RNA sequence: AACCGCAAAGGGCAAGCUAUUCCGUAAGGGUAGUACGCAAAGUUACCGGUCCUUAAAGGUAAGGACAGCGGGACUGCCGGA
Numbered sequence: 001a002a003c004c005g006c007a008a009a010g011g012g013c014a015a016g017c018u019a020u021u022c023c024g025u026a027a028g029g030g031u032a033g034u035a036c037g038c039a040a041a042g043u044u045a046c047c048g049g050u051c052c053u054u055a056a057a058g059g060u061a062a063g064g065a066c067a068g069c070g071g072g073a074c075u076g077c078c079g080g081a
Base pairs, nucleotide, nucleotide: 004079005078006080012038013037016034017033018032019031020030022029023028036068042074043073044072046071047070048069049066050065051064052063053062054061055060
């Protein structure tokens, strides 16, 4: 360095719920509180998947969302077994 994640140490994030005179047609996102959990629950929409909108309903297409659905890519803390 790589692999590895049963430890330990310092920490990190935040599901769901609640609030919101915030954004969005919607899915969903933001902010605050709380804490289900997570070794990448850091970043990325590249691939699959799921969800929303519009047009179709014969074949399907276009746009949007989800990174805490799975895979891939980039980056990162610790270093006892």
This is a predicted structure of an 81-nucleotide RNA (c-di-GMP-I riboswitch aptamer) from an uncultured delta proteobacterium.